[in-house]
RNA sequence: GUUCGUCUUCAGGGGCAGGGUGAAAUUCCCGACCGGUGGUGAAAGCCCACGACCCGCGCAGUGCGCGGUUGACUCGGUGUGAUUCCGAGGCCGAUAGUAUAGUCUAGAUAAAGAAGAUGGGG
Numbered sequence: 001g002u003u004c005g006u007c008u009u010c011a012g013g014g015g016c017a018g019g020g021u022g023a024a025a026u027u028c029c030c031g032a033c034c035g036g037u038g039g040u041g042a043a044a045g046c047c048c049a050c051g052a053c054c055c056g057c058g059c060a061g062u063g064c065g066c067g068g069u070u071g072a073c074u075c076g077g078u079g080u081g082a083u084u085c086c087g088a089g090g091c092c093g094a095u096a097g098u099a100u101a102g103u104c105u106a107g108a109u110a111a112a113g114a115a116g117a118u119g120g121g122g
Stems, first nucleotide, its partner, number of pairs: 002121009018030003032103002034093002036050004045091002054068006073089005095106003
C1' cells in the first nucleotide's frame, strides 16, 4: 500500500433583503436569496450514479431489510480535453401544516460519503 471487521469524529442544516395587494401571505405579485455525496480528460443544483424525502411489501416491535417512485440547460468563448471554467440568457427544488411555501414551522433522528484510530487475512 491492499482487503475485511470494530470504533470515533465530521457530514448535521444553505436561503425571501426591500416593496405591493389583503382582515390574514417570509405561501400570491414585483424583486431577493440558496444548492447534500461520489464520479466524469478540467472545478457540475439542471451529464452519470448515490443519498435524503415519499410509496409498497416483509420481518418485526418502532427499528431493520427488500423493491419502487423521485426535478431542472441552452447558446457563444478558451482549450488536447469543459452540458463542470469564462460570458449571456434560462430552468428546477418531497411530504404535512398554514392565505397557495425550494427559503417559515414540523416529522428530524439520520444517510450517501469523508477523515482518523485499531485488530485480523492474503